This is a predicted structure of a 148-nucleotide RNA (c-di-AMP riboswitch aptamer (ydaO/yuaA leader)) from a soil metagenome. Its Rfam family is "c-di-AMP riboswitch aptamer (ydaO/yuaA leader)". Rfam links the family to the GO terms cyclic-di-AMP binding and regulation of gene expression.

RNA sequence: UGCCGAAUUCUCGCUGUCCCGAUGGCGAGGAACGGGGGACCCAAUUGCGGCCGAUAUGGCCGCUGGGGCGAAUCGCGAUCACAAGGUCGCGUAGCGCCACUUUCCGGCGCGAGCCCGUCAGCUCACCUCGUAGGCACUGGAAAGGGGA
Numbered sequence: 001u002g003c004c005g006a007a008u009u010c011u012c013g014c015u016g017u018c019c020c021g022a023u024g025g026c027g028a029g030g031a032a033c034g035g036g037g038g039a040c041c042c043a044a045u046u047g048c049g050g051c052c053g054a055u056a057u058g059g060c061c062g063c064u065g066g067g068g069c070g071a072a073u074c075g076c077g078a079u080c081a082c083a084a085g086g087u088c089g090c091g092u093a094g095c096g097c098c099a100c101u102u103u104c105c106g107g108c109g110c111g112a113g114c115c116c117g118u119c120a121g122c123u124c125a126c127c128u129c130g131u132a133g134g135c136a137c138u139g140g141a142a143a144g145g146g147g148a
Stems, first nucleotide, its partner, number of pairs: 001136004008031008032131006042121001047063006065119001066116004074091007094110005100144006
């Protein structure tokens, strides 16, 4: 200086061997950005098995949970040993970067992880939470913009 990401900024107070200043730490509040919950209306009413009934609609019982952040979903193959499961590889929905913006070409990457705890569709008012962490890159053309 720039990148991924919401993850930035301001004010006040306290504090760090004596004083001042810078900076740090802690606490509180504001702005900004991001997430969750939450009406009417709308949407929705899983699947399988058994029984009842009249063959329909239906009723009863048992089993099967569901959801959130995020681009990070969905497949195929191999292997550990035959399953569950693990590991590895190849793809893939989708996502990011190549240093003013956009478009095209070309190139390089990611395609994870975590959380809630039987519970949540949308959703005005309203309620509530987060503001971390991790990185290192500058190819071409056109148009526009900016600067010297």